[in-house]
């Protein structure tokens, strides 16, 4: 002086290098009407839902759960700031609810973590 992300700012209190509370701001969930959905038959399976870019396909291994590899929906990616554009490279996870939730005004509830770093390099416009 910056990057990803909602994950920041201010104030007060305390037993104080942290904790608690409140306000503003940002983010998420639940929750009417209207709308959506709804019926019948067959087979298979046994739940369903949420945050997030993080889904899905093929091959191999495995009894399975799953693992590995190659791809992929999607995401990040310019150090004065903002917008547009190009895109080397990178990510393409993890967790939560607990049989339950479509949308959803009022209303109710919750979060403000964590991980990185001398970074690929350009162009146009505005300041």
């Nucleotide at each position: 002086a910056g990057c990803c992300a909602a994950a920041c700012u201010c104030g007060c209190u305390c037993g104080a290098u942290g904790a608690g509370c409140g306000a503003g701001g940002c983010g998420g969930g639940g929750g009417a009407a209207c709308c959506a959905a709804c019926a019948a038959g067959u087979u298979c399976c046994c739940g369903g839902g949420g945050u997030g870019a993080a889904u899905c396909g093929c091959a191999c291994g495995g009894a399975g759960a799953c693992g590995u590899g190659c791809g992929u929906a999607g995401g990040c990616g310019a150090a004065c700031u903002c917008c547009u554009u190009u895109g080397a490279g990178c990510c393409g996870a993890a967790c939560c609810c607990g049989u339950c939730a479509g949308c959803u005004a009022a209303c109710c509830c919750c979060g403000c973590a964590g991980g990185c770093a001398u970074a690929a390099a350009g162009a146009g416009g505005a300041g």
Predicted 3D model of a 127-nucleotide RNA (c-di-AMP riboswitch aptamer (ydaO/yuaA leader)) from a soil metagenome.
The model forms 96% of the base pairs in the Rfam consensus.
Its mean pLDDT, the model's own confidence on a scale to 100, is 81.
It matches the Rfam family "c-di-AMP riboswitch aptamer (ydaO/yuaA leader)". Rfam's curators write: This family represents a conserved RNA structure found upstream of the ydaO and yuaA genes in Bacillus subtilis and related genes in other bacteria.